[in-house]
Molecule: transfer RNA
Organism: Sphaerochaeta sp.
């Protein structure tokens, strides 16, 4: 140089044919249990702003397609394998 796979919360990981993004699991906050702590039980929990109701934004970047996009197409950046 070529070919392939990959990139989602704080982390590890799903979303199967484009249709409510984030199940599930760890972490973490609150509470309960305990003389305290561990473990175990309930609840919440992507990010900004805002007291708060909410509102904005968000699947590596930037663009196309489409009512609608992690998904699908271009183009790109990086990671890992493979060919030479």
């Nucleotide at each position: 140089g070529c070919c392939c796979a990959g990139a989602u919360g704080g982390c590890g990981g799903a979303a199967u044919u484009g249709g409510u993004a984030g199940a599930c699991g760890c972490g973490u906050u609150a509470g309960g249990u305990u003389c305290a702590g561990g473990u175990c039980c309930u609840a919440a929990u992507g990010g900004u702003g805002g007291c708060a109701a909410c509102a904005c934004u968000g699947u590596g970047c930037a663009g196309g397609u489409u009512c609608a996009a992690a998904u699908c197409c271009u183009g790109u950046u990086c990671u890992g394998g493979g060919c030479a």